[in-house]
RNA sequence: AGAGUUGACCGAGGCAGUCGCCGUUUAAAUAUAUUGUGUAUUUAAAGGGAGGAAAGUCCGGGCUCCAUAGGGCAAAGUGCCAGGUAACGCCUGGGGGGAGUGAUCUCACGGCCAGUGCAACAGAAAGUAAACCGCCUAAUGACUUCUUGUUUUACUUGAAUGUUGUUAGGUAAGGGUGAAAGGGUGUGGUAAGAGCGCACCGCAUUAAUGGUAACAUUAGUGGCAUGGUAAACCCCACUUGGAGCAAGACCAAAUAGGAGAGCAGUGUUAAUAGCACAGAUGUGGCCCACAUCGUUCUCGGGUAGGUUGCUUGAGGCAGAUAGCGAUAUUUGUCCUAGAUGAAUGACUGUUCCAGACAGAACCCGGCUUAAUGGUUGACUCUAUUU
Numbered sequence: 001a002g003a004g005u006u007g008a009c010c011g012a013g014g015c016a017g018u019c020g021c022c023g024u025u026u027a028a029a030u031a032u033a034u035u036g037u038g039u040a041u042u043u044a045a046a047g048g049g050a051g052g053a054a055a056g057u058c059c060g061g062g063c064u065c066c067a068u069a070g071g072g073c074a075a076a077g078u079g080c081c082a083g084g085u086a087a088c089g090c091c092u093g094g095g096g097g098g099a100g101u102g103a104u105c106u107c108a109c110g111g112c113c114a115g116u117g118c119a120a121c122a123g124a125a126a127g128u129a130a131a132c133c134g135c136c137u138a139a140u141g142a143c144u145u146c147u148u149g150u151u152u153u154a155c156u157u158g159a160a161u162g163u164u165g166u167u168a169g170g171u172a173a174g175g176g177u178g179a180a181a182g183g184g185u186g187u188g189g190u191a192a193g194a195g196c197g198c199a200c201c202g203c204a205u206u207a208a209u210g211g212u213a214a215c216a217u218u219a220g221u222g223g224c225a226u227g228g229u230a231a232a233c234c235c236c237a238c239u240u241g242g243a244g245c246a247a248g249a250c251c252a253a254a255u256a257g258g259a260g261a262g263c264a265g266u267g268u269u270a271a272u273a274g275c276a277c278a279g280a281u282g283u284g285g286c287c288c289a290c291a292u293c294g295u296u297c298u299c300g301g302g303u304a305g306g307u308u309g310c311u312u313g314a315g316g317c318a319g320a321u322a323g324c325g326a327u328a329u330u331u332g333u334c335c336u337a338g339a340u341g342a343a344u345g346a347c348u349g350u351u352c353c354a355g356a357c358a359g360a361a362c363c364c365g366g367c368u369u370a371a372u373g374g375u376u377g378a379c380u381c382u383a384u385u386u
Stems, first nucleotide, its partner, number of pairs: 001382010013351007021049002024046009051357001055368002058366005063244004070288004075240005080094005095109001096107004110235002115233002117229002132175002134171010144160003149155002183201006202224001203222008248308004258299006265277004279293004315334008
């Protein structure tokens, strides 16, 4: 100097002024109710007012209700180990696989010897799955060349690591097909071959050491792979009530205490009490348990206004301690939107130059997606110089 990897912060404004919108606090005035105190309106002052994703609604909860809410089956989710957390499918660290020279990145990472499936076509053969070509051996032909003998046209004897067929046996090293073909490479051996033997790797297994563990290393034993696939069904381990702020609570007002249909009460008892049984209902399905005593459906009518829930939190920021880290404990400090047809807009001056994606609706912890730049820390590789 160039090319990369990874983390953090910011977010078309900053500063000043004028007017406008929404909330809070303080003070005053008016009105209303009223024992006190509140409520509404107006004025003045102070101070506050959209995001890193507010998006997606994909996970986990807080909170509210069913409700007294337990057990089982089914169903769903997660899936290496150890930690963190309120919890999680999230985060941190480690192990293993893969990619990369590396910094780093990534993984739907339990089990195929519990069982059942699937792999088209091609190929001989796709799981207790093989012989198409080829190679070797034996037998038996044909052709060519050379050779022996003879009756010299021809017949006959022998040979060739010659060429080319048929039958039988051996083979799985070589070739072909395919995504995948009976471990891989090398070497010896064999008629030709083969873990047939050997070396190394791989696979299975035993022991020791290190580690909380997943695992790793070393040493030995065994010729040894019952192939692949579980984001195939399945098996194993762990976890799991439901509905949701349009939840829920309160106040006020109005209507029709409406009409119809279905299920459902029996026994004991003096008794419509109690008890037993049956039935019905109860916020995912089924069964049991539990609770209640009525309950389900259809038609029609009224109201849908106000207050609350609603923002002080598993909260933010800074320091210290412990930890590799996520984080935990502790000290100090701060209060940081609560709208409800939905609040932050307009103008002026000055400064700056980078402005994309994009607007809260009960709250919080994550993940995922969108998109543009700026500032900055650490690390890796290459080239050059010292």